[in-house]
This is a predicted structure of a 515-nucleotide part of an RNA (small-subunit ribosomal RNA, 5' domain) from Peptococcaceae bacterium BRH_c8a. It was read from a public genome assembly. Lineage of the source: Bacteria > Bacillota > Clostridia > Eubacteriales > Peptococcaceae. The prediction has a mean pLDDT of 84. It matches the Rfam family "Bacterial small subunit ribosomal RNA".
Context: one part of a larger RNA
RNA sequence: GGACGAACGCUGGCGGCGUGCUUAACACAUGCAAGUCGAACGGAGUAUUAGCGAGAAGUUUACUUUUUGCUAAUACUUAGUGGCGGACGGGUGAGUAACGCGUGGAUAACCUGCCUAUUAGCCUGGGAUAACGCCUGGAAACGGGUGCUAAUACCGGAUACGCUCAUUGUGCUGCAUAACAUAAUGAGGAAAAGGCUACUGCUAAUAGAUGGGUCCGCGUCCCAUUAGCUUGUUGGUAGGGUAACGGCCUACCAAGGCGACGAUGGGUAGCCGGCCUGAGAGGGCGAUCGGCCACACUGGAACUGAGACACGGUCCAGACUCCUACGGGAGGCAGCAGUGGGGAAUCUUCCGCAAUGGGCGAAAGCCUGACGGAGCAACGCCGCGUGAGUGAUGAAGGCCUUCGGGUUGUAAAACUCUGUCCAGGGGGAAGAAACAAAUGACGGUACCCCUGGAGGAAGCCCCGGCUAACUACGUGCCAGCAGCCGCGGUAAAACGUAGGGGGCAAGCGUUGUCC
Numbered sequence: 001g002g003a004c005g006a007a008c009g010c011u012g013g014c015g016g017c018g019u020g021c022u023u024a025a026c027a028c029a030u031g032c033a034a035g036u037c038g039a040a041c042g043g044a045g046u047a048u049u050a051g052c053g054a055g056a057a058g059u060u061u062a063c064u065u066u067u068u069g070c071u072a073a074u075a076c077u078u079a080g081u082g083g084c085g086g087a088c089g090g091g092u093g094a095g096u097a098a099c100g101c102g103u104g105g106a107u108a109a110c111c112u113g114c115c116u117a118u119u120a121g122c123c124u125g126g127g128a129u130a131a132c133g134c135c136u137g138g139a140a141a142c143g144g145g146u147g148c149u150a151a152u153a154c155c156g157g158a159u160a161c162g163c164u165c166a167u168u169g170u171g172c173u174g175c176a177u178a179a180c181a182u183a184a185u186g187a188g189g190a191a192a193a194g195g196c197u198a199c200u201g202c203u204a205a206u207a208g209a210u211g212g213g214u215c216c217g218c219g220u221c222c223c224a225u226u227a228g229c230u231u232g233u234u235g236g237u238a239g240g241g242u243a244a245c246g247g248c249c250u251a252c253c254a255a256g257g258c259g260a261c262g263a264u265g266g267g268u269a270g271c272c273g274g275c276c277u278g279a280g281a282g283g284g285c286g287a288u289c290g291g292c293c294a295c296a297c298u299g300g301a302a303c304u305g306a307g308a309c310a311c312g313g314u315c316c317a318g319a320c321u322c323c324u325a326c327g328g329g330a331g332g333c334a335g336c337a338g339u340g341g342g343g344a345a346u347c348u349u350c351c352g353c354a355a356u357g358g359g360c361g362a363a364a365g366c367c368u369g370a371c372g373g374a375g376c377a378a379c380g381c382c383g384c385g386u387g388a389g390u391g392a393u394g395a396a397g398g399c400c401u402u403c404g405g406g407u408u409g410u411a412a413a414a415c416u417c418u419g420u421c422c423a424g425g426g427g428g429a430a431g432a433a434a435c436a437a438a439u440g441a442c443g444g445u446a447c448c449c450c451u452g453g454a455g456g457a458a459g460c461c462c463c464g465g466c467u468a469a470c471u472a473c474g475u476g477c478c479a480g481c482a483g484c485c486g487c488g489g490u491a492a493a494a495c496g497u498a499g500g501g502g503g504c505a506a507g508c509g510u511u512g513u514c515c
Stems, first nucleotide, its partner, number of pairs: 001515004006511005013384006019377002021342001026340003030337003035084003040081002043078017091295003100220008110212002115208007123157004132147006163188009173178001193200002221267003228258003233255008270292004274285004297318005320331004348374001350373003356370001357368004387417004397408004421456001422452006431442001459504005464485003470499005480487002
């Protein structure tokens, strides 16, 4: 000198764009943050209409009105069964020195819901169960018994070239275990309908796309005042397990494996794209944004599923908090706001799904604290303003003075203007796209026009040398200053105040950290 997620002191007009718990991965009141589908299903409810039955009233005795019950249809709502989604999106950085990350490869050792393409198929049966009714336990959370019922829920049978497995054969390729293609025989394995004419689904197979799993080469902080470490340890055989290779696991056998090219141990740390600095080499950092990883009160475990060992799922244990009828239960903000606490220090319990994106749905649509916006904070960067021109008898006042004057100083006043910003009034967007129509949170915002009036808008640090800027008074090694050198003990340009000056400016200085 530059930089900062900064803090502190003094000061503070506006706008745009960003940024905002670096500390206690401390504890959390309250609200919201993941639902959706009635075009999968049986019910329940509401409304309307029609038919049938019953009752009541009026009367022209076969009509009207009205009430009610059943059935049907239509529309809407929805607790439950069922499907898809809750594995994304959002947060945090505790752990991790590791194939975690980066980079380049491998998978002949693998999986992949939704999506795309192609081929073939969707036949026939069955038994339950929730909801619901009845009974019943419990303070509650939540149950138990019994009876009924549906499905795209569940389970048989049929068919199946292709698929899987076994056996046999041929061809071809590869570094190899072997892969691929093809033929025969045998065995095994599918399916679901809904809508009502537009389709949407279902099953099997192949291929693609997307997303992942696993393995390997290289790179990845400090300490040797850590020198030896290791028994599933290292390898083999057989088996189990997995989507898949593998001591991943088990049995048996062998005695290996790693290490000064730093094993093992200890400390520290999420990694990267990047950011800061520097001419570069390098050094430091890893906030915001993007990619990957890990975690979700602490520890452990599996279930479901295409995908989890699952932040707002389940189970067990623990700590903590809450409810309780003392028998037993409930909870997890490192989601968005917000509270307490810690701290030098870090925001609103805001608006909207209008846009973009996501989930579900045929769609209408519903949900979405993702997101789009607004609010707070000079926290940062950038831009603008706090007026412009003229104005000397060089006013007054202040300060200095050799008492002549000098300086503040064209500065002010005064005159002539301007209207950025400001105040009031009027107009008023783009962002909106999907046949048409409709649809804007921001927002009556940005922007434009008119009116008003210099009015409402300047501070902070410094002036001994380094370093740009000097005098007076006060003080008297005191009070104090100080980044270094050093000032102060009676003439202090170094302390304090004043006048003047210098620098930067809505900021200025100080502190901290890095280069």